[in-house]
Context: one part of a larger RNA
RNA sequence: UCCGGCGAGUUACUAACGCAUGCGAGGCUAAGGCACGAGAGAGUGCUGGAGCCGGAGGGAAACCGAGUCUGAAGAGGGCGGAAGGAAGUAUGAGUUAGUAGACCCGAAACCGGGUGAUCUAUCCUUGGCCAGGGUGAAGUGGAGGUAAAGCUUCAUGGAGGCCCGAACCGGUCGUCGUUGAAAAGGCGUCGGAUGAGCUGAGGAUAGGGGAGAAAUUCCAAUCGAACCCGGAGAUAGCUGGUUCUUCCCGAAAUAGCUUUAGGGCUAGCCUCAAGGGGUAGCCACUGGAGGUAGAGCACUGAAUGGGCUAGGGGCGCAAAAACGUUACCGAACCCUAUCAAACUCCGAAUGCUGGUGGUGUAACCUUGGGAGUCAGACUACGAGCGAUAAGGUCCGUGGUCGAGAGGGGAACAUCCCAGACCGACAGCUAAGGUCCCAAAGCAUAGCUAAGUGUAGAAAGGAUGUGCAACUACGAAGACAACCAGGAGGUUGGCUUAGAAGCAGCCACACCUUUAAAGAGUGCGUAAUAGCUCACUGGUCGAGUGGUUGUGCGCCGAAAAUACUCGGGGCUAAGCUAUGCACCGAAGCUUUGGAAGUUAAUCGAUAAGAUUAACUUGGUAGGGAAGCGUUCUACACUGGGGGAAGGUGAAGGCGUAAGCCACACUGGACGGUGUAGAAGAGAGAAUGCCGGA
Numbered sequence: 001u002c003c004g005g006c007g008a009g010u011u012a013c014u015a016a017c018g019c020a021u022g023c024g025a026g027g028c029u030a031a032g033g034c035a036c037g038a039g040a041g042a043g044u045g046c047u048g049g050a051g052c053c054g055g056a057g058g059g060a061a062a063c064c065g066a067g068u069c070u071g072a073a074g075a076g077g078g079c080g081g082a083a084g085g086a087a088g089u090a091u092g093a094g095u096u097a098g099u100a101g102a103c104c105c106g107a108a109a110c111c112g113g114g115u116g117a118u119c120u121a122u123c124c125u126u127g128g129c130c131a132g133g134g135u136g137a138a139g140u141g142g143a144g145g146u147a148a149a150g151c152u153u154c155a156u157g158g159a160g161g162c163c164c165g166a167a168c169c170g171g172u173c174g175u176c177g178u179u180g181a182a183a184a185g186g187c188g189u190c191g192g193a194u195g196a197g198c199u200g201a202g203g204a205u206a207g208g209g210g211a212g213a214a215a216u217u218c219c220a221a222u223c224g225a226a227c228c229c230g231g232a233g234a235u236a237g238c239u240g241g242u243u244c245u246u247c248c249c250g251a252a253a254u255a256g257c258u259u260u261a262g263g264g265c266u267a268g269c270c271u272c273a274a275g276g277g278g279u280a281g282c283c284a285c286u287g288g289a290g291g292u293a294g295a296g297c298a299c300u301g302a303a304u305g306g307g308c309u310a311g312g313g314g315c316g317c318a319a320a321a322a323c324g325u326u327a328c329c330g331a332a333c334c335c336u337a338u339c340a341a342a343c344u345c346c347g348a349a350u351g352c353u354g355g356u357g358g359u360g361u362a363a364c365c366u367u368g369g370g371a372g373u374c375a376g377a378c379u380a381c382g383a384g385c386g387a388u389a390a391g392g393u394c395c396g397u398g399g400u401c402g403a404g405a406g407g408g409g410a411a412c413a414u415c416c417c418a419g420a421c422c423g424a425c426a427g428c429u430a431a432g433g434u435c436c437c438a439a440a441g442c443a444u445a446g447c448u449a450a451g452u453g454u455a456g457a458a459a460g461g462a463u464g465u466g467c468a469a470c471u472a473c474g475a476a477g478a479c480a481a482c483c484a485g486g487a488g489g490u491u492g493g494c495u496u497a498g499a500a501g502c503a504g505c506c507a508c509a510c511c512u513u514u515a516a517a518g519a520g521u522g523c524g525u526a527a528u529a530g531c532u533c534a535c536u537g538g539u540c541g542a543g544u545g546g547u548u549g550u551g552c553g554c555c556g557a558a559a560a561u562a563c564u565c566g567g568g569g570c571u572a573a574g575c576u577a578u579g580c581a582c583c584g585a586a587g588c589u590u591u592g593g594a595a596g597u598u599a600a601u602c603g604a605u606a607a608g609a610u611u612a613a614c615u616u617g618g619u620a621g622g623g624a625a626g627c628g629u630u631c632u633a634c635a636c637u638g639g640g641g642g643a644a645g646g647u648g649a650a651g652g653c654g655u656a657a658g659c660c661a662c663a664c665u666g667g668a669c670g671g672u673g674u675a676g677a678a679g680a681g682a683g684a685a686u687g688c689c690g691g692a
Base pairs, nucleotide, nucleotide: 001692002691003690004689005688006687011100012099013098014097015096016095017094019092020091021090022089023088026053027052028051032047033046034045035044036043057064058063067079068078069077070076103241104240106238110231111230112229113228114227115226121205122204123203124202125201126200127199128198129197130195132164133163134162135160139156140155141154142153143152144151168192169191170190173188174187175186176185207223209219210218211217216225244626245625246624247623248622249621254267255266256265257264258263268373269372270370271369272368273367274366275365276364279363281359282358283357284356285355286354287353288352294346295344296343300340301339302338305335306334307333311329312328313326314325315324316323376401377400378399379398380397381396382395384393385392406417407416408415421593422592423591424590426589427588428587432583433582434581435568436567437566441580442579443578444577445576446575447574453570454569460555461554464552465551466550467549468548469547470546471545472544473543481539482538483537484536485535487512488511489510492506493505494504518533522531523530594616595615596614597613598612599611600610601609602608627681629678630677631676632675633674634673635672636671637670638669645665646664647663648662651660652659653658
């Protein structure tokens, strides 16, 4: 990993509800008893009226009673009765709830009673062990020394949690080993090795405990509380799993409350049953409430410039007061230009709501049974929070996904198109496309030269280029180029060492000669000089400049696996505009078939049939109808002329679960109908057992 088998809503009692059946103002018996009866299983009939539910309520109760309680009350009020609608009870199967282990598996833990110190910790009793080498304490002796000592020295001696190092005990560092040779080891290296040493045997201490040179360390490979059995199917708001088919409908991820937030309860939304009514919804007309968008500045605030001006400051005058003045500050007021979620003199569209009319029924309302849902996601629009960040967060309204397949978007739950009952080698379209991958395309008129583009970026910059408008100059000759001139008063005045067009200041509409020429555009000089420009003439001979708007391009342009529009590639196969085709989906149509709902008709108002219209995506979930397995009762029936079971792609039937046939195998039990009862369906649970 696979195969086979086993493997999860059960049972009892109680209650509620609808259904079925019996009886009905009543309904039912329980235990027990009697009779019959089986022998692997036990029940059936009769009896039994104890008792239970209903038929009357009110009150805490006594109690009263169609009333009663409260109360002083013939009051009022509460709960009832009466009229209207108006029935219960027993049993059965079903659904749900409660109590029980209550769909199944799963803790870590808690408690009780025991078993453990053959491992290990400490202790007790009694034994055992420590090669060899080194160092050389005290003491002692001799000698020296002393008054005698202390003392010195040489020997001797053999102390020590002394030194080196085997056994022994340990376990420092490294490495190998890591489904190991080993559930802690091997190799090398290393620590202690006469001591708080090591060790044999016997014994002591026990889990709310012991022991501990103390580490939450050890107490039998287990230790923040051992192990075994029991309470025990502990509990698990948590995770996982929960087994056949078809049909109808089909959610929620919200609100309130919650020691509540990944759990609940009630409501909301789903389903089933019964009942109701032109009720819901939609459209039109009509009547309402409102302060959003927008707008505005009349209020509250914010806020631009000016005017006017109370007050203040400065200056003048001045003992003070007063007065004058002011390019200062400045309330209020006026003009002007603005802003606001918590401003409003105003004020929509929608939405909400009442009425009337129309349309209208799988929609709506009521009661009851059953749920699930309480983590939502993205997208568009309106707001808040955030940074007018986030695949961010939090609300509102719609959509999609969730629970939705199909086509498009290269791929891609949430975007665009479109809602899959089944079959068809038929047709038309949607979004999106039509050069090739890859189904389908042409035409006309423009634009782009950037591979721009074919999917995507800003401020800003630029003689890119198309279109439009305005404007200046121009055959009395423009623009560009070339030839020539570009002068005089004068070196203007001032300043300055100098200042001569050209450091700076002043004036600059100076005057003159002129075709024209600035008291000078730039370079240059120390200052002059020199070059040049404006301006003018000539040569040439036709357009030359400027501004604005707009289309398409250019730069601006740096990212992490692959350069690239999905790719190839394309100058149209790009972009703009127009036109006509075509392709393209599970959409629509055609055709065959199935089912559901409603209606009509036939039929007995039944079962059922026919026709028509509409419908048939679906998770949680509700409802309906079936298939299959084992057993029981009754009836029928198959089987050694071969039952069940097994094997076999191929046959037949059914929408399906499945059923039937046939061949081989197998070798003794099966099947059908009608009812009934369940150990009743396997792919998943790190499921359990067995096998490969």